Predicted 3D model of a 78-nucleotide RNA (c-di-GMP-I riboswitch aptamer) from a Nitrospirota bacterium. Its mean pLDDT, the model's own confidence on a scale to 100, is 84. Its Rfam family is "c-di-GMP-I riboswitch aptamer". Rfam describes the family as follows. GEMM was predicted in a large-scale screen for bacterial structured RNA regulatory elements. It was read from a public genome assembly, where an Rfam model found it.

[in-house]
RNA sequence: UACCGACAAAACCGAACCCUUUGCGAAGAGGGGACGGAAAGUGGCGGGUCUUUGCAAAAAGAUGGCCGAACUGCCGGA
Numbered sequence: 001u002a003c004c005g006a007c008a009a010a011a012c013c014g015a016a017c018c019c020u021u022u023g024c025g026a027a028g029a030g031g032g033g034a035c036g037g038a039a040a041g042u043g044g045c046g047g048g049u050c051u052u053u054g055c056a057a058a059a060a061g062a063u064g065g066c067c068g069a070a071c072u073g074c075c076g077g078a
Base pairs, nucleotide, nucleotide: 001078003077004076005075012037013036017032018031019030020029021028022027035065041071042070045068046067047066048063049062050061051060052059053058
C1' cells in the first nucleotide's frame, strides 16, 4: 500500500421465521433467532426491483443483505 482472503486468531453484522410496535403500502424500529457476510460499514449518487397516487406521462416513497461507482475501515498474508 491501489493487491490477496486459510485449513489462523480476536471481534463485528444478523437472512428466513416468530413476538411487539409504526406506516395506506413497499417497508421501518425493538426483542428472540442464524441463512449467510471481508465491507452484510456509511450516504439513495446512477441503474434495477418494489409500494402508493395516476387513464397515461409522471410524482412521492421503500430497499445499502440486488448491481455499479464514491467515502471510510479490523485482522492476517504478500
The source organism's lineage runs through Bacteria, Pseudomonadati and Nitrospirota.